[in-house]
Context: one part of a larger RNA
Molecule: large-subunit ribosomal RNA, domain II
Organism: Clostridia bacterium
RNA sequence: UCCGGCGAGUUGCCGGGUCUGGCGAGGUUAAGGACAUAAAGUCCGGAGCCGAAGGGAAACCAAGUCUUAAUAGGGCCAGAGUCAGACCAGGCAGACCCGAAACCGGGUGAUCUACCCAUGUCCAGGCUGAAGCCGCCGUAAAAGGCGAUGGAGGGCCGAACGCACAUCCGUUGAAAAGGGUGGCGAUGAGGUGUGGGUAGGGGAGAAAUUCCAAUCGAACCCGGAGAUAGCUGGUUCUCCUCGAAAUAGCUUUAGGGCUAGCCUCGGUUUAGUCUCAUGGAGGUAGAGCACUGAAUUUCCUAGGGGGCGUCAAAGCUUACCGAAGAAUAUCAAACUCCGAAUGCCAUAGAGAUGAUGACCGGGAGUCAGACUGCACGAGAUAAGUUGGGUAGUCGAAAGGGAAAGAGCCCAGACCUGCAGCUAAGGUCCCAAAGUGCGUGUUAAGUGGAAAAGGAUGUGGGAUUUCAAAGACAACCAGGAUGUUGGCUCAGAAGCAGCCAUACAUUAAAAGAGUGCGUAAUAGCUCACUGGUCGAGAGGUCCUGCGCCGAAAAUGUCCGGGGCUAAAACACGCCACCGAAGCUCAGGAAUUGAUGAAUGUCAAUUGGUAGAGGAGCAUUGUUAACGAGAUGAAGCAGUACCGGAAGGAGCUGUGGAUUGUUAAGAAGAGAGAAUGCCGGA
Numbered sequence: 001u002c003c004g005g006c007g008a009g010u011u012g013c014c015g016g017g018u019c020u021g022g023c024g025a026g027g028u029u030a031a032g033g034a035c036a037u038a039a040a041g042u043c044c045g046g047a048g049c050c051g052a053a054g055g056g057a058a059a060c061c062a063a064g065u066c067u068u069a070a071u072a073g074g075g076c077c078a079g080a081g082u083c084a085g086a087c088c089a090g091g092c093a094g095a096c097c098c099g100a101a102a103c104c105g106g107g108u109g110a111u112c113u114a115c116c117c118a119u120g121u122c123c124a125g126g127c128u129g130a131a132g133c134c135g136c137c138g139u140a141a142a143a144g145g146c147g148a149u150g151g152a153g154g155g156c157c158g159a160a161c162g163c164a165c166a167u168c169c170g171u172u173g174a175a176a177a178g179g180g181u182g183g184c185g186a187u188g189a190g191g192u193g194u195g196g197g198u199a200g201g202g203g204a205g206a207a208a209u210u211c212c213a214a215u216c217g218a219a220c221c222c223g224g225a226g227a228u229a230g231c232u233g234g235u236u237c238u239c240c241u242c243g244a245a246a247u248a249g250c251u252u253u254a255g256g257g258c259u260a261g262c263c264u265c266g267g268u269u270u271a272g273u274c275u276c277a278u279g280g281a282g283g284u285a286g287a288g289c290a291c292u293g294a295a296u297u298u299c300c301u302a303g304g305g306g307g308c309g310u311c312a313a314a315g316c317u318u319a320c321c322g323a324a325g326a327a328u329a330u331c332a333a334a335c336u337c338c339g340a341a342u343g344c345c346a347u348a349g350a351g352a353u354g355a356u357g358a359c360c361g362g363g364a365g366u367c368a369g370a371c372u373g374c375a376c377g378a379g380a381u382a383a384g385u386u387g388g389g390u391a392g393u394c395g396a397a398a399g400g401g402a403a404a405g406a407g408c409c410c411a412g413a414c415c416u417g418c419a420g421c422u423a424a425g426g427u428c429c430c431a432a433a434g435u436g437c438g439u440g441u442u443a444a445g446u447g448g449a450a451a452a453g454g455a456u457g458u459g460g461g462a463u464u465u466c467a468a469a470g471a472c473a474a475c476c477a478g479g480a481u482g483u484u485g486g487c488u489c490a491g492a493a494g495c496a497g498c499c500a501u502a503c504a505u506u507a508a509a510a511g512a513g514u515g516c517g518u519a520a521u522a523g524c525u526c527a528c529u530g531g532u533c534g535a536g537a538g539g540u541c542c543u544g545c546g547c548c549g550a551a552a553a554u555g556u557c558c559g560g561g562g563c564u565a566a567a568a569c570a571c572g573c574c575a576c577c578g579a580a581g582c583u584c585a586g587g588a589a590u591u592g593a594u595g596a597a598u599g600u601c602a603a604u605u606g607g608u609a610g611a612g613g614a615g616c617a618u619u620g621u622u623a624a625c626g627a628g629a630u631g632a633a634g635c636a637g638u639a640c641c642g643g644a645a646g647g648a649g650c651u652g653u654g655g656a657u658u659g660u661u662a663a664g665a666a667g668a669g670a671g672a673a674u675g676c677c678g679g680a
Base pairs, nucleotide, nucleotide: 001680002679003678004677005676006675011093012092013091014090016088017087018086019085020084021083022082023081026050027049028048032044033043034042035041054061055060064076065075066074067073096234097233099231103224104223105222106221107220108219114198115197116196117195118194119193120192121191122190123188125157126156127155128153132149134147135146136145137144161185162184163183165182166181167180168179169178200216202212203211204210209218237615238614239613240612241611242610247260248259249258250257251256261366262365263363264362265361266360267359268358269357272353273352274351275350276349277347278346279345280344286338287336288335292332293331294330297327298326299325303321304320305318306317307316308315369394370393371392372391373390374389376387377386378385399410400409401408414587415586416585417584419583420582421581425577426576427575428561429560430559434574436573437572438571439570440569441568447563453548454547457545458544459543460542461541462540463539464538465537466536474532475531476530477529478528480505481504482503485499486498487497511526515524516523588605589604590603591602592601593600594599616669618666619665621663622662623661624660625659626658627657634653635652636651637650638649640647641646
């Protein structure tokens, strides 16, 4: 991992609801007893309980009663129950099953290990050489010195023995702690044998939460015990009808509950929803500045500051600040003189729809929601962020499109069809359908990512200036004189700088000069003018499509190939493709209507949690009827039948049981539980 078997809403009591049955103004027995028996049972037993009358706190009254002064009003009451059975959910019990860590009680453990007690035992060899003592020297005697002797020490080196510091190996090991090489202690607080002691709210501890039998922040075994688990996992056949929620309030509450909301089933009832019309309330969007505030400039001026003032003061003054006021131009969720569109409420009005509404009763599930569009709050006008509102989809929805894709676009799958039409989206090839038509645009592979900003890209439009009295560009020629303007300056001559430059002259025209240039001149050029040429040329604005701006980590990246009078973009037109949509043909089911009826007609049939309905299969029991050695069950194969669960037939195997129908009862359905047991 697979296969087989086992494996989870049960049972008792209680009250409630629905249905069925008995009896019915009544219904019913309990304990117990009798009879009978293999067992099942039958009959007594009326104690008690429910109901038949209620109202009131009660006295009390009574088909009524209470309230009250009330004979007024109002409240409650006056319609059949009861006993069983089945089903549903609930309560009490382990209460659908498995699962803790823990808690408590009684016991078992110190053969491991910790410490202690008693009694034994072990420590090769070597080294060092304390005290004491002896001798000599020394001293008055000592002290002291030297040499021998001696053999102390939690002394030294190092085996046994003990330990476990480093490292390598081992790490499904040779081993549930070892092996290799080194290391430390090795006469001591030493090692070790045997016997004994201390016990879990405890013991022991040279102290580490360390040890107490491979277990220790409280051992192990059995019991309370099926502890409890608002938590996780699992919960077994089929089909049909309907079909949610992820919200509110409260909660030591927030991943749990309770009530309501939303779903379903039964009953009763008669409303409901949408559109139009009409009538309403309102203060949002917008707008505005009349209020409340914010905020801009100017004027005016109370007041303040500065200056002047014999500076006390008056007064004068001010390129300072400036309330209020005037003018001007603004801003606001918590501003409003104003003010929509929607939405909301109502209506003996009109139209549409056709059971959608309400109430009573049984059963639920839901209380983590997600994204998208729109108008908002928080955030950074960040987030696949967060919070509400509103609509949609997903959730619980398959199909087509978006290359791929919960939430986007189209569209809601009863079944069958090698039939048709369409939606979104598409029609060169991959790949179904146009290499379709018309008119333009784009040259960037833009299309097929992006901003501020930048640019004689290119198309369209508007406007304006010049132009056959000849424009623009190009070429030829001129571009002068007072004058080197004045000043400045070493110099300053059109061209460093300052002043003037709307000076003047000659002129077709020519600036007291547009650049280059010189030390300054010179030189080149421009403006301006004439000629040649001969038709458009220049400026501004709006707009379509493009260009630059444009750097990232596996490999270019339109899904790919590939595409340029497109297979790109814009605007049109005609075809076609394209879905489980719609239609057509056949079939099934549900609900309703109708009908005497097989039926007919209409609508409907996606679905999680969940509610409701109808069935299939398994094992006993009862009854009836069967089958079977001319071969039961079981097993294997098989092309049959049924809408499903399922059911037959035949063949083989097997070798003795077993089926159908009608009831009734359940140890009644397996793929999942790190399920249990067995096997491979």